The RNA shown here (c-di-GMP-I riboswitch aptamer) has 86 nucleotides and comes from Salinibacillus kushneri. It was read from a public genome assembly, where an Rfam model found it.
RNA sequence: AACCGAUAAGGGCAAACUUAUUGAAAGAUAAGGACGCAAAACCAAGGGCCUAAUGCUUACUGAGCUAUGGCAGCCUAGUUGCCGAA
Numbered sequence: 001a002a003c004c005g006a007u008a009a010g011g012g013c014a015a016a017c018u019u020a021u022u023g024a025a026a027g028a029u030a031a032g033g034a035c036g037c038a039a040a041a042c043c044a045a046g047g048g049c050c051u052a053a054u055g056c057u058u059a060c061u062g063a064g065c066u067a068u069g070g071c072a073g074c075c076u077a078g079u080u081g082c083c084g085a086a
């Protein structure tokens, strides 16, 4: 230094759920709350997943398709990063 990851040290993040705000929705933000996490930090480039306002189609109280909207706590690629036992 790389790989790797302790019942180590000091810290960090915060799932479900609740409340408020926001949004067409998915979702996001804030507060509470901890299931978990060594990248649960950043990034929507590839795959995947969610939504379907708009648009298109239709057999039209509806249905189907559609991302220009999202998810990084699904995987991969890229960027950055704390500690140091075996």
Stems, first nucleotide, its partner, number of pairs: 004084002012037002017032006035073001041079002045076003048071003055065004

About this RNA: Its mean pLDDT, the model's own confidence on a scale to 100, is 88.